Transfer RNA from a Patescibacteria group bacterium, 74 nucleotides, folded computationally. Taxonomically the source falls in Bacteria candidate phyla (Bacteria). The prediction has a mean pLDDT of 80. RNAcentral holds the sequence, with entries from ENA. Rfam family: tRNA.
[in-house]
RNA sequence: GGCAGGGUAGCUCAGUUGGCUAGAGCAGUGUCUUCAUACGGCAAAGGUCGGGAGUUCAAUUCUCCCCCCUGCUA
Numbered sequence: 001g002g003c004a005g006g007g008u009a010g011c012u013c014a015g016u017u018g019g020c021u022a023g024a025g026c027a028g029u030g031u032c033u034u035c036a037u038a039c040g041g042c043a044a045a046g047g048u049c050g051g052g053a054g055u056u057c058a059a060u061u062c063u064c065c066c067c068c069c070u071g072c073u074a
Base pairs, nucleotide, nucleotide: 001073002072003071004070005069006068007067010026011025012024013023019057029043030042031041032040050066051065052064053063054062
C1' cells in the first nucleotide's frame, strides 16, 4: 500500500430492508432488607451511536471523505 471486519453508556455487547422516548448485562449511586457486611429486591442516573459532508420530511441505520482498532496479504 491492498482486502476484510469493527468503533453505540465507565466496561462487554445488541440493535435497526431509514421513523415510536436508542437498549441489555456488569460496574458505580440511592433505597429496602441486616446489629453490621455480603447476597438479594427496587429505583434513578449515565449516550455529540468515532468525526465531517451529502441524500431525505426524517439518518445510529444509506452514500462519500477522514481518524482509530483488529486480522489477512504484498